[in-house]
Molecule: SAM riboswitch aptamer (S box leader)
Organism: Nocardioides litoris
């Protein structure tokens, strides 16, 4: 820096510093001297990976890994051999201990598409609101190049 593949309505904030913008892009709209954004610190959430349980399903052939036993070898360390662990899926658990993450506003809204009440002087058309689906773009994670 690209790529597959989940999730993205939930949740979680103080103080210290510093000074003007932030909030990805743009457009609305909001947050910001009552001090936003950013750095530290100390606190929380969450639970994606890793952990731990059970269950179901493959393997139980090689591998490698722990520990033991036998031998070689001055040793490092090599050779045999037993046990036993290592693989996928779900449901659950814990959060003290690892790797990340987050902690205003649905990922703040916005494109397409289908529907109901309802408002707009509103029958019809259009718009707004509100559900459901599908996308673009992004953000996190894990693999992986």
């Nucleotide at each position: 820096u690209g790529c597959u593949c989940a999730u993205c309505a939930c949740g979680a904030g103080g103080g210290a510093c510093u000074g003007a913008g932030g909030g990805a892009a743009c457009g609305g709209c909001c947050c910001g001297a009552c001090g936003a954004c950013g750095u530290c610190c100390c606190g929380g959430c969450a639970a994606c990976c890793g952990c731990c349980g059970c269950u179901c399903c493959a393997c139980c052939u090689c591998c490698g890994c722990c520990u033991c036993c036998g031998g070689a070898c001055c040793g490092a360390u090599c050779c045999g051999g037993a046990c036993g662990c290592g693989g996928g899926a779900g449901c659950g658990g814990a959060a003290a201990c690892g790797g990340u993450g987050c902690c205003a506003a649905u990922u703040c809204c916005g494109c397409c598409c289908g529907g109901a009440c309802g408002c707009g002087a509103g029958a019809u058309c259009c718009g707004c609101c509100c559900c459901g689906g599908g996308g673009a773009a992004g953000a996190u994670g894990a693999g992986g190049a």